[in-house]
RNA sequence: GCUUCCAUAGCUCAAUGGUAGAGCAGCUGCCUUUUAAGCAGUUGACCAAGGUCCGAUUCCUUGUGGAAGCA
Numbered sequence: 001g002c003u004u005c006c007a008u009a010g011c012u013c014a015a016u017g018g019u020a021g022a023g024c025a026g027c028u029g030c031c032u033u034u035u036a037a038g039c040a041g042u043u044g045a046c047c048a049a050g051g052u053c054c055g056a057u058u059c060c061u062u063g064u065g066g067a068a069g070c071a
Base pairs, nucleotide, nucleotide: 001070002069003068004067005066006065007064010024011023012022013021018054026042027041028040029039030038047063048062049061050060051059
């Protein structure tokens, strides 16, 4: 220098163009003599900018960061 892949909640991961979800963690309550465990509820996210579309996490372009391969 070229090519490919990845970027979603504090962490690990889903979501084939139609309301962004799960587990763990956090917070509140219940239970318990207390803690732990358990139960119920709850907060919290689409890497950035543009484009296509009635509608974009998803498709296209550029950029940023990371990984791999070739040279």
Description
Predicted 3D model of a 71-nucleotide RNA (transfer RNA) from a Minisyncoccota bacterium. Rfam family: tRNA. The family's RNA type in Rfam is transfer RNA. Lineage of the source: Bacteria > Bacillati > Minisyncoccota.